RNA sequence: CCGUGCUAGGCGGGGAGGUAGCGGUGCCCUGCACCCGCAAUCCGCUCUAGCGGGGCCGAAUCCCCGUCCGAGGGGCUGGGCCUCGGGGUCAGUACGCCGACCGGAGGCGUCGAUGGCCAGGUCCCACGCGGUGAGCGCUCGCGAACCAGGUCAGAUCCGGGAGGAAGCAGCCUUAAGCGAUACCGCUCAUGCGCCGUGGGGAAGCCUGACCGGAGCCGACGGCGACGCGAACGCCCGGGACCUUUCUUCGACGGCGGGUGCGCGG
Numbered sequence: 001c002c003g004u005g006c007u008a009g010g011c012g013g014g015g016a017g018g019u020a021g022c023g024g025u026g027c028c029c030u031g032c033a034c035c036c037g038c039a040a041u042c043c044g045c046u047c048u049a050g051c052g053g054g055g056c057c058g059a060a061u062c063c064c065c066g067u068c069c070g071a072g073g074g075g076c077u078g079g080g081c082c083u084c085g086g087g088g089u090c091a092g093u094a095c096g097c098c099g100a101c102c103g104g105a106g107g108c109g110u111c112g113a114u115g116g117c118c119a120g121g122u123c124c125c126a127c128g129c130g131g132u133g134a135g136c137g138c139u140c141g142c143g144a145a146c147c148a149g150g151u152c153a154g155a156u157c158c159g160g161g162a163g164g165a166a167g168c169a170g171c172c173u174u175a176a177g178c179g180a181u182a183c184c185g186c187u188c189a190u191g192c193g194c195c196g197u198g199g200g201g202a203a204g205c206c207u208g209a210c211c212g213g214a215g216c217c218g219a220c221g222g223c224g225a226c227g228c229g230a231a232c233g234c235c236c237g238g239g240a241c242c243u244u245u246c247u248u249c250g251a252c253g254g255c256g257g258g259u260g261c262g263c264g265g
Base pairs, nucleotide, nucleotide: 001265002264003263004262005261006260009057010056011055012030013029014028015027020046021045022044023043024042034054035053036052037051038050063258064257065256066255067254068253072249073248074247075246078243079242080241082239083238084237085236086235087234092232093231095227096226098224099223101222102221103220106217107216108215115211116210118208119207120206121205122204123200124199125198126197127196128195129193130192131190132189133188134187135186136185137184139180140179141178142177148173149172150171151170156165157164158163
C1' cells in the first nucleotide's frame, strides 16, 4: 500500500417553552435524515442522551475537535402603528356663543352714508261704526173631548101655542204654549275689522320731511375669551404587530486538524 473481518462511533441537529436540572413527546427553524411501540395535571434520567425491541453503515464525503459564516429563536433598549380598560376637562380637533381686534367675497352710499331732529305708524286705553253670535219683539204657521169664544144640524128642556133656553159633534176663531223666521226693530255678548274719533306713549323698527356732508353693512376666515361634551387628541395602566440598539443560543454550510484492532498478500 492492497484485500478481508471487526471495534469505537454514526444513521440528524438546533431554538423557545416546560423542568430543581437534563433528554424526549407537542410548537418553531434548518432541510431530507433506518423501522416499530410509548409519553402533558406525561415518559425517562441524575451527568448523559428518552425508554423498550429490531435493522443498516463503519475508520472516513459520512466519526471527533477547532474556526468562519450565519437561517431562526430568546432577553434588553428606543421608535412606529393598532387595540383594551380607567381618568379628568388642562392646552388642541369638533360644537355653541361672544368680542371696541385683524383680514375680507360682495353690497348700499354725493340720485346723499353713519348720525341728529320732527311727524305719523307699529303698542296701550276709552268710545263709536261695521261684522258675527244669542235672546226678545215684529211676521207666519200649528194650537182646547168638557172646564175658551162665535155659529150651533141632530137630540134635550120650558111653554097650550107663538116662542124661548142650555148646548154635544161639525165648522170658524183665538189663549197659554209649540214651531218657523229671509228682511225689520230692541237688548246683550264679542277672542272679529288694511274702519272712525279722542287720549297716552320708554326703547327699537317702518314710512315721510328736514339738518348735515362720507361713510355704512357684511357671508366667511384668522385671533382671543367663555361654555358644552368626552368622539378623537391628552394623562395612567395592559396587550398585539412591525422595526431598531446591545446581547445570548445557534441549524445548514465553508475551511483546517485528529481517530483504531485482527488476519492474509

This is a predicted structure of a 265-nucleotide RNA (Bacterial large signal recognition particle RNA) from an Actinomycetota bacterium.
The coordinates come from a structure-prediction model, not an experiment, and the mean pLDDT is 76.
Rfam family: Bacterial large signal recognition particle RNA. By type it is a non-coding RNA gene.
The sequence was found by an Rfam model in a public genome assembly.